[in-house]
Molecule: THF (Tetrahydrofolate) riboswitch aptamer
Organism: Facklamia miroungae
RNA sequence: AACAGAGUAGGUUGUCUACGUAAAGUGCUUCUAGAUGGGAUGUCGCUAGAAGACGAAGUGACUUUCACGCGAUGGAUGAUCGCCUCCGCUGUU
Repeated sequence: AACAGAGUAGGUUGUCUACGUAAAGUGCUUCUAGAUGGGAUGUCGCUAGAAGACGAAGUGACUUUCACGCGAUGGAUGAUCGCCUCCGCUGUU
């Protein structure tokens, strides 16, 4: 120098568990802020806050608790996918 690889935030899905179903959460729009492969930088990706709009599936048993569902629900975990630019790391030649 050339070639290849590892590794992020997160996405999808299975299992377990929890929350809601007397409606939060999730998702959508705008603004502000933050974090983000080993380092720096960065958003059309991600997270948080505020404002706004929209919106749902409950049923059975009767032991007062449980069971079966529902929610573009939370968490843990397995599988799988997985950073732009520059530098670095590993391997081969």